Glycine riboswitch aptamer from uncultured Henriciella sp., 85 nucleotides, folded computationally. It matches the Rfam family "Glycine riboswitch aptamer". From the family's description: This family represents the bacterial glycine riboswitch. Rfam links the family to the GO term glycine biosynthetic process. The source organism's lineage runs through Bacteria, Pseudomonadota, Alphaproteobacteria, Hyphomonadales and Henriciella.

Order: sequence, then structure tokens, then C1' cells
RNA sequence: UGUUUCGGGAGAGAUCCGGUUGUUUAUCGACCGGACGCCGAAGGCGCAACCGCCCCGGAAACGCUCAGGCCAAAGGACCGAAGCA
Repeated sequence: UGUUUCGGGAGAGAUCCGGUUGUUUAUCGACCGGACGCCGAAGGCGCAACCGCCCCGGAAACGCUCAGGCCAAAGGACCGAAGCA
């Protein structure tokens, strides 16, 4: 440095409208599409303090919000422990 397991791990809508479908019915559930608002911690892109200090290049938790996300669950940068290479 990579990878596996375990533990920790934030933010922001349980928003509205339409359609399909399930159920005896539905104001319920699932899925699809749309509208408005919002978040920044998968990934992506941008800036560049700095490293390199010739070139090539590397480079944030900053910025954007394409992607992603906005009860819980899941996911989750990153942190810790153990194992493997």
C1' cells in the first nucleotide's frame, strides 16, 4: 500500500402530483414518471496551498452537485483492532 472480518461513522423531505399494480375496500403497500426544496462523506469533475523543486507528475475533509442521497434499514468518506498479500 492492497484486501478480508469486526467495531465506530455525519448531513439533508416519512414533501407534493400523476400513472401502473396488489388486497374486500382504501386515504395503505410496491414500482414507474414528473414538480419544488435540500444535503455533501461512495464515485466523478474543478481550483491549488504544498510535494516534486527541468519535464512528466502527485495533491484536500476546499468548491461543483453530473451521479448519489434526504424516518428507520441499507449505503457511507474516514477512524480503530485483527488476519492475509
Its mean pLDDT, the model's own confidence on a scale to 100, is 76.